RNA sequence: CCCUUAUUAAGAGUGGCGGAGAGAUCAGGCUCUGUGAUGCCCGGCAACCUGCAUGCGAUAUGCAAGGUGCUUCAUCCUGCGGUUUUGCCGGAAGAUAAGGA
Numbered sequence: 001c002c003c004u005u006a007u008u009a010a011g012a013g014u015g016g017c018g019g020a021g022a023g024a025u026c027a028g029g030c031u032c033u034g035u036g037a038u039g040c041c042c043g044g045c046a047a048c049c050u051g052c053a054u055g056c057g058a059u060a061u062g063c064a065a066g067g068u069g070c071u072u073c074a075u076c077c078u079g080c081g082g083u084u085u086u087g088c089c090g091g092a093a094g095a096u097a098a099g100g101a
Base pairs, nucleotide, nucleotide: 002100003099004098005097006096007095008094013042015041016040017039021032022031023030026079027078028077029076043071044070045069048067049066050064051063052062053061054060075093080090081089082088083087
């Protein structure tokens, strides 16, 4: 880098550093941002893998937090298809986890 499966619900700081752009990519919109964003650290959240306990034909339930992840304006919207049409559903793309080539 590619493929498969699942999720894309909820949750999480009035902290520190830093000092200019940022919201994945392309386009068009929309928005955040010197009242300090994006980012990093700390703290925190969650529970995919993992460990333990109970149970089981198989699922599962609870606890923990070792490997990840996340911590927000919101996968921000549109792009492709459908529809009862300004909304809804799905798809694609992206993100995360586990596995595979």
Record summary
The prediction has a mean pLDDT of 78. This is a predicted structure of a 101-nucleotide RNA (SAM riboswitch aptamer (S box leader)).